[in-house]
Molecule: small-subunit ribosomal RNA
Organism: metagenome
RNA sequence: UUUGUCUUGAAGUGGGGGAUAGCCCGGAGAAAUCCGGAUUAAUACCGCAUGCGCUCUACGGAGCAAAGUGGGCCUCUGAUUUAAGCUCACGCUUUGAGAUAAGUUUAUGUUGGAUUAGUUAGUUGGUAGGGUAAAAGCCUACCAAGGUGAUGAUCCGUAGCUGGUUUGAGAGGAUGAUCAGCCACACUGGGACUGAGACACGGCCCAGACUCCUACGGGAGGUAGCAGUGGGGAAUAUUGGACAAUGGGCGCAAGCCUGAUCCAGCAAUGCCGCGUGUGUGAAGAAGGCCUGCGGGUUGUAAAGCACUUUUAUCGGGAAAGAAAAUCACAGGGUUAAUAUUUCUGUGCCUUGACGGUACCCGAAGAAUAAGCACCGGCUAACUCAGUGCCAGUAGUUGUGGUAAUACUGAGGGUGCAAGCGUUAAUCGGAAUUACUGGGCGUAAAGCGAGUGUAGGCGGCUUCGUAAGUUGGAUGUGAAAGUUUUGGGUUUAAUUUGGGAAUUGCAUUCGAUAUUGUGUGGUUAGAGUUUGAUAGAGGAAAGUGGAAUUUUAGGUGUAGUGGUGAAAUGUGUAGAUAUUUGGAGGAAUAUUAGUGGUGAAGGUGGUUUUUUGGAUUAAAAUUGACGCUGAGGCUCGAAAGCGUGGGGAGUAAAUAGGAUUAGAUAUCUUGGUAGUCCACGCUUUAAACGAUGUCAACUAGACGUUGGCCCCAUUUAAGGGGUUAGUGCCGAAGUUAAUGUGUUAAGUUGACCGCCUGGGGAGUACGGCCGCAAGGUUGAAACUCAAAGGAAUUGACGGGGGCCCGCACAAGCGGUGGAGCAUGUGGUUUAAUUUGAUGCAAUGUGAAGAACCUUACCAGCCCUUGAUAUCCUGGGAAUUUUGUAGAGAUACAUUAGUGUUUUUGGGAAUUCAGUGAUAGGUGUUGUAUGGCUGUCGUCAGCUUGUGUUGUGAGAUGUUGGGUUAAGUCUCACAACGAGCGCAACCCUUGUCCCUAGUUGCCAGCAUGUUAUGGUGGGAACUUUAGGGAGACUGCCGGCGAUAAACCGGAGGAAGGUGGGGAUGACGUCAAGUCAUCAUGGCCCUUAUGGGCUGGGUUAUAUACGUGCUACAAUGGUCGGUAUAGAGGGUUGUGAACCCGCGAGGGAAAGCCAAUCCCAGAAAGCCGAUCUUAGUCCGGAUCGCAGUUUGUAACUCGACUGCGUGAAGUCGGAAUCGCUAGUAAUUGUGAAUUAGUAAUGUUGUGGUGAAUAUGUUCCCGGGCCUUGUACACACCGCCCGUCACACCAUGGGAGUGGGUUGCACCAGAAGUAGAUAGCUUAACCUUCGGGAGAGCGUUUACCACGGUGUGAUUCAUGACUGGGGUGAAGUCGUAACAAGGUA
Repeated sequence: UUUGUCUUGAAGUGGGGGAUAGCCCGGAGAAAUCCGGAUUAAUACCGCAUGCGCUCUACGGAGCAAAGUGGGCCUCUGAUUUAAGCUCACGCUUUGAGAUAAGUUUAUGUUGGAUUAGUUAGUUGGUAGGGUAAAAGCCUACCAAGGUGAUGAUCCGUAGCUGGUUUGAGAGGAUGAUCAGCCACACUGGGACUGAGACACGGCCCAGACUCCUACGGGAGGUAGCAGUGGGGAAUAUUGGACAAUGGGCGCAAGCCUGAUCCAGCAAUGCCGCGUGUGUGAAGAAGGCCUGCGGGUUGUAAAGCACUUUUAUCGGGAAAGAAAAUCACAGGGUUAAUAUUUCUGUGCCUUGACGGUACCCGAAGAAUAAGCACCGGCUAACUCAGUGCCAGUAGUUGUGGUAAUACUGAGGGUGCAAGCGUUAAUCGGAAUUACUGGGCGUAAAGCGAGUGUAGGCGGCUUCGUAAGUUGGAUGUGAAAGUUUUGGGUUUAAUUUGGGAAUUGCAUUCGAUAUUGUGUGGUUAGAGUUUGAUAGAGGAAAGUGGAAUUUUAGGUGUAGUGGUGAAAUGUGUAGAUAUUUGGAGGAAUAUUAGUGGUGAAGGUGGUUUUUUGGAUUAAAAUUGACGCUGAGGCUCGAAAGCGUGGGGAGUAAAUAGGAUUAGAUAUCUUGGUAGUCCACGCUUUAAACGAUGUCAACUAGACGUUGGCCCCAUUUAAGGGGUUAGUGCCGAAGUUAAUGUGUUAAGUUGACCGCCUGGGGAGUACGGCCGCAAGGUUGAAACUCAAAGGAAUUGACGGGGGCCCGCACAAGCGGUGGAGCAUGUGGUUUAAUUUGAUGCAAUGUGAAGAACCUUACCAGCCCUUGAUAUCCUGGGAAUUUUGUAGAGAUACAUUAGUGUUUUUGGGAAUUCAGUGAUAGGUGUUGUAUGGCUGUCGUCAGCUUGUGUUGUGAGAUGUUGGGUUAAGUCUCACAACGAGCGCAACCCUUGUCCCUAGUUGCCAGCAUGUUAUGGUGGGAACUUUAGGGAGACUGCCGGCGAUAAACCGGAGGAAGGUGGGGAUGACGUCAAGUCAUCAUGGCCCUUAUGGGCUGGGUUAUAUACGUGCUACAAUGGUCGGUAUAGAGGGUUGUGAACCCGCGAGGGAAAGCCAAUCCCAGAAAGCCGAUCUUAGUCCGGAUCGCAGUUUGUAACUCGACUGCGUGAAGUCGGAAUCGCUAGUAAUUGUGAAUUAGUAAUGUUGUGGUGAAUAUGUUCCCGGGCCUUGUACACACCGCCCGUCACACCAUGGGAGUGGGUUGCACCAGAAGUAGAUAGCUUAACCUUCGGGAGAGCGUUUACCACGGUGUGAUUCAUGACUGGGGUGAAGUCGUAACAAGGUA
């Protein structure tokens, strides 16, 4: 500002006129529809009159209305009738106020992007006019040049807003279904008309797309109304009933309309309630599952017995939701009225879609009703079977490779329950964007430094104000929702009454401490003036000496230079070296200092000029003038760039020489840019204190630089105080720890910058800067479950220190070369059975493979089996002989008839049958026990309590000494203890006691050729029992007065006397399933069992361990001396005889200090050989034998004779040993019938050398250090290349979307213009006019079109890097001093 209907006022409602639809007639068209003619009414339309009022006004005036209809009555008027008239109701016109509704405006609030920073011409304002219901650039003309933006304009993307919903302790976050308020839209775009209200979902016009009808001429349509169909999609319902209720429209009303609404249908979609039975019931049934085979569990669960009947089913009854309105009568009000209307009362007639629904009664009967997920941890709930890194699982951690509580199934259990689980999404936990409520030395994070704009913040004090702040009041904050308290559906959900809350906004009245603001003052902040001081502070111009190089001479002669070692280079054309003169460039030894100075970068001979800042002392002066600082500006190492100079040394690139597998490196010889100067760019560094600037406060100790003051002084110094710097240690505090600590990383304040998992990536694109190089700003896709910090314990190091060991060194002797023995690999084979494989497998299991062993191969056999237990049946058991066969075995045959008895039978044994079972040297030593190896007989490994650290952990156990030793000692926040060390045990070495037989024999006696042979002895040797002894006990030195060490004495032995047994916590998934035991798996007329033969013994070759040698320190021959420890009845086997001998014959003694094996050998004394393939060496082969054994061919050992190979001391490399040891020399035993034994294991004899020592190699111990390792350096790990896949950047371009600018175009419509055409009402001077319509035209404008830009999406040959992947290729860059930090 407007506002139909509504409420309440005021005033009217007089008198006329001209048309027109319908209907009728005619015509066109397929239709939609249209045209012409005739006639007619109105609350339709138009003048006139009047004006309470309203509008305009020059204040004089001018302009502006209306409509009737339906009842009733004769009281008044009229002579009567008609008709008037009166009256009521509903209307109509003008207008005031209200209510309701709407329009418009202002302030504030309302998403992301700055890789969008400038934008705007009707734009901002004014004047005039137009326009609207109404203000306004709303529109037009003119004038001015404004408006807006870092408090984010413009542009791009996204989105309906709110009450609320959801989550959260809250603050917040996410969201905007249902319900309610507002907005917008109605096929897409534009437009107006009508109206109170629309630019109108179910109206109109136009353009476009689509669908439909058509006679092809032309027409029709708009479900984002309710149902319904199709499509799309992971996905969302019935073409239902009724207006009975509530509400709406029209109507006086009856009533009509209403897919609003109320109901019903579909969907466990959600919320709520109920049920699927209750009680009793142990034989703890059956079945299932598990099992330690006893049982356990399912489980009172079931069955059985006794009850109940909600729900479902059947039968019967049966609501509330309905209040009325209408109508009739009576009464009251209004009125002239008995009319109308209104109120009250009474009466009448009715009105239910849901629906015979809720609810109630009755009947029968446990009858009709349980699923889903999960069970390794997080997280409540466990076993079996199957599977075997497969199939699968998985929210996260992860699981699965033959014992899966993790897969699949089952039993059992747990949790929810008419639901359960998955998926998707939101908030929470997440203080993980931190307002509440985080950080920035090292984890991500302080701009390289300063100056300064905006902004933020700001000393003490007076007065005013009251904007922030704070208190009261009023209004508002819709309802619903949330919340609280009542009512009511049997309860509940649903529903309903009241309250609180709605943290907000607005108005108003107070308060004034504080912030703001205005005003006045003050001096502690900050400046200014004066005097001093220190300084590699800056800039410019001069100038000095040392050194390098070069040049010209002199002297001088063969190298020089360089390296780990060399070479290239240089030099007899005279170098290097030395010396004199000259030239040139660059840098400035000493002083020199965790010293000075500067904002940082930086700055170092010296002189002069010029210039900035700091410090200090005492006064004066200004009076908050300050701090910080987004953008901006300035400075800013080195390298690099441009122009012009300069160039001694050095030195990217580059050349040569080395090193190396290679060496585009390290090392070396040269060497160009550059390094230097002037001017101009670049603007980055681990530009670091990895620590922004300013201010205040908070223990100290000790240095050092520059000032000032005081004390005292021997004038050298010294002490104290105070300032400004610069260091180190440290308290409180702080920190994840490390550390920091008045120079803070402490406690606070102000301001700025920056961070938010790793990689991709400081990359791409875009912008800005630059000559370029490049800088600055700075993502995403994709990918991973980590990346990272600090500290801890280990392990490791081509890190350090200390120490030990036959580890090296010093020695002695070997292996590696030969032949043989033996084991292994490989090869071969029917089989060459198998295990062991660096040290720590390889003369190992095996202390002994011809058969057996034997596990392997071929062939022949057996199947309850070679062996064990049980059952049934037969036979006693047992035994002789023969045949066949390779044998196992088969067949036949002979002797025998036992023992016990309750007379059935039993025991033992054997055969046959049956099934339970046997059997397996089959597999897994990565399922195991036990045993063993190894580090290592190394000195370590742990624990309790205490202390300490947030913690892992540390301490003890480290440190000073010492030891073989974690052995001991001292110190020490540690004090104790355990397993290891040592000791205790065995043996050996000395002595003593006891006892003497089989051993011994000094003395006595006796005997023999000779012998302890004999008597005897018990001394000695010895045997085997028991003792002693050795303990650093004693002395000296040294040490700390300790522990200990060194030396000595005594002693048989001296510092664990020698040797052995003894092996801590653990490591190696070390070895062994083939000693044994054993879980699982596998075989069962065979992977079991028996037998014969073969094989394990093969043989081009490689390796290990040994033996014998190569000779004279020896071989051969002869003589001769001296052991110890063992074994012996399936045995040892003497003397004697035979044999050359192996051996044979015969046989004594011995169950062993008695007898036997049994002779020791090296040695010693002689002889010979005389350096040679030999009188060395003995392989190989031939012949002949012996012996064991059924058996000696494959495949034994030994003997004799003959044969007589290689080999003349062993390359690289490598092993053992420190004293009765190495070396050398015999000898015994176990295993065996025998033996491949030169092996293994004992035992004595003879009997050395060397050790200066710890630099190095190997192994180990302790401490420390670094670490990106922890499967622990055989670790970890980087980059190129090759292959596959994924996303992404560039890209000649190509195709869409959106949009700017400049134009073309112009439907419908509106507005303006126009007399071409038409025209009932009004006016008229009758000519016409006013007005209107059609047409034409102008302006605006939708669709559409053209050109040129911008932006975004998709796509693109080719191309760039990135990520991921399996066991690829090449090197080895990083982590240790990572082998060149």